A computed fold for a 344-nucleotide RNA from an uncultured Flavobacteriales bacterium, annotated as Bacterial RNase P class A. It was read from a public genome assembly, where an Rfam model found it. Its Rfam family is "Bacterial RNase P class A". Its family is annotated with dimeric ribonuclease P complex, tRNA processing and ribonuclease P activity in the Gene Ontology. By type it is a ribozyme.
RNA sequence: CGUUCAAGGUGUUCCACCGCGCCGGCCCUCGGGCUGGUGAGGAAAGUCCGGACAGCAUAGGGUACCGUACUUCCUGAAAGGGAAGGCGCCCGCAAGGGUGACAGACAGUGCUUCAGAAAUUCAGACCGCCGAUGGCCCUCGGGCACAGGCAAGGGUGAGAAGGUGGGGUAAGAGCCCACCAGCGUGUUGGGUGACCGCACGGCUUGGGUAAACCUUUCGGGCUGCAAGACCAUGUAUACCAGUGUUUGAGGACGACCCGUCCGAUGCUGGAGGGUAGGUUGCGUUAGAUCAAUGGUGGAAAGUCCCUCGGGACUACAGAAUCCGGCUUACAGCCUUGACGUCCC
Numbered sequence: 001c002g003u004u005c006a007a008g009g010u011g012u013u014c015c016a017c018c019g020c021g022c023c024g025g026c027c028c029u030c031g032g033g034c035u036g037g038u039g040a041g042g043a044a045a046g047u048c049c050g051g052a053c054a055g056c057a058u059a060g061g062g063u064a065c066c067g068u069a070c071u072u073c074c075u076g077a078a079a080g081g082g083a084a085g086g087c088g089c090c091c092g093c094a095a096g097g098g099u100g101a102c103a104g105a106c107a108g109u110g111c112u113u114c115a116g117a118a119a120u121u122c123a124g125a126c127c128g129c130c131g132a133u134g135g136c137c138c139u140c141g142g143g144c145a146c147a148g149g150c151a152a153g154g155g156u157g158a159g160a161a162g163g164u165g166g167g168g169u170a171a172g173a174g175c176c177c178a179c180c181a182g183c184g185u186g187u188u189g190g191g192u193g194a195c196c197g198c199a200c201g202g203c204u205u206g207g208g209u210a211a212a213c214c215u216u217u218c219g220g221g222c223u224g225c226a227a228g229a230c231c232a233u234g235u236a237u238a239c240c241a242g243u244g245u246u247u248g249a250g251g252a253c254g255a256c257c258c259g260u261c262c263g264a265u266g267c268u269g270g271a272g273g274g275u276a277g278g279u280u281g282c283g284u285u286a287g288a289u290c291a292a293u294g295g296u297g298g299a300a301a302g303u304c305c306c307u308c309g310g311g312a313c314u315a316c317a318g319a320a321u322c323c324g325g326c327u328u329a330c331a332g333c334c335u336u337g338a339c340g341u342c343c344c
Base pairs, nucleotide, nucleotide: 001340002339004338005337006336007335008334009333010332012300013299014298015297016296017295018294020039021038022037023036024035025034026033027032041316045327046326048325049324050323051322052321053224054223055222056221060258061257062256063255065220066219067218069216070085071084072083073082074081075080086102087100088099089098090097091096103215104214108213109212110209111208112207126154127153128150129149130148133147134146135144136143137142162180163179164178165177166176167175181204182203183201184200185199186198187197189196190195228280229279230278231277239270240269241268242267243266250262251261252260253259301314302313303312304311305310
């Protein structure tokens, strides 16, 4: 400097005329008139998460269901946000950087195409190795590879019963040993902790998958301002059937069980009659209730272009109980960082 990317902030003002809602004052023919003040956001959107508040309700236990998940700390009502670490994997010589579908696959049950002999009931034998002992042949040196033994070598695959080296064996195998890896036990080692280290133990459980069912840890009442509270008006305390009255019908507590409470001119069914209006929740610091906050004209401000006269553009968008977050939309301007280019 930039026609790039990301994060954050801001995101219009004034005058005139006319027109709306609310509050206050004055007048009035009670229909209204005049006047002063005031009137939509950073997201008001989505309705995703949490709460205040209200009701159930006088308070519970369990099952089921829903959510959380490495450690510590800060902030916070919670939800969330932030910081520093641990471990695994990837890049790098290293320093360092990136990333995590970060409780558990050794409680159990499932699923795992193709390839491959075989992908868990006990695994498995395609190419192979041995054939000591037994078998067959023989020129008695040996040969064959039948029985039997092996899974160490090769192949397939993302993954094939820990890895490398040595001993041993007929050939082999953690069969034994050394060093690693994993797992288990211990720890008066270090750390707040996740973990790191040390010692002992042949224990080695085939790979993946829990964003499959599941197990573990921690947590969770429900419904929501169309929640609720109050007032007025009006009819039929009427009719029929069944059932019940403390030995409790019925009802409430998100589902179910237990439990607790209410409960008698009760409850259920049928037929019939009346009403559905208002106040408040909300003195909402705008406060509507089929829902106002606007329209026109001019000027300013900002950005861009220009023949310096002027011209064009100004985003996303609209309160309904309130608050804290998350997600999504956004013209222009400002700040910071990354990236690219040029110069010193």